Notes
Predicted 3D model of a 72-nucleotide RNA (transfer RNA) from an uncultured Elusimicrobia bacterium. Rfam family: tRNA. From the family's description: Transfer RNA (tRNA) molecules are approximately 80 nucleotides in length. Rfam classes the family as a transfer RNA.
RNA sequence: GCCCUCAUCGUCUAGCGGUUAGGACACAUCCCUUUCAAGGAUGCGGCAGGGGUUCGAUUCCCCUUGAGGGCG
Numbered sequence: 001g002c003c004c005u006c007a008u009c010g011u012c013u014a015g016c017g018g019u020u021a022g023g024a025c026a027c028a029u030c031c032c033u034u035u036c037a038a039g040g041a042u043g044c045g046g047c048a049g050g051g052g053u054u055c056g057a058u059u060c061c062c063c064u065u066g067a068g069g070g071c072g
Stems, first nucleotide, its partner, number of pairs: 001071007010025004018055001027043005048064005
C1' cells in the first nucleotide's frame, strides 16, 4: 500500500428495510428477612461520526474514525 471482518445500554450480546431496539449480568428503589446473602417486582440506560438510497435505515451504499485478521 491492497483486501476482508467488526463497531448496539456500564459489560456481554440478539436484532438481515416497517420492533415500544429485546435478553443476561451490573446498578437504583421496593417486597421478603432480626440483618446480610439468595429470591421476587419495578426502574435506569444504547444503534461510532458524516453523507446517500428509500415513503421508511440499527439493517443497504459511500467516506471518515477505531479494533481485529490476511497478502505484499